[in-house]
RNA sequence: GGGGCCGUAGUGUAGCCUGGUAUCACUCUACCUUGGGGUGGUAGCAACCGGAGUUCGAAUCUUCGCGGCCCCA
Numbered sequence: 001g002g003g004g005c006c007g008u009a010g011u012g013u014a015g016c017c018u019g020g021u022a023u024c025a026c027u028c029u030a031c032c033u034u035g036g037g038g039u040g041g042u043a044g045c046a047a048c049c050g051g052a053g054u055u056c057g058a059a060u061c062u063u064c065g066c067g068g069c070c071c072c073a
Stems, first nucleotide, its partner, number of pairs: 001072007010026003020056001028044005049065005
C1' cells in the first nucleotide's frame, strides 16, 4: 500500500441479509421470602463507535472517518 471480518447496557450476546416498539443472560437497585445470609421469586435501571447521505422511518442500506483482529505485499 491492497483486501476481508468485526464494533450494540458495567460484561457477554441476538437482531443487520429482507429498514418499522432493540432481545436474552449475568451484574446492579428495590421489594418478597429468611432469625440473618445464600438460594429462589417479582419489579426496575442501563446500550446501537463518530459524521454525512438515502428514506415517512436507519442498529440495519450507501459513504467518509475512528478503533480492533486477520490475510496479501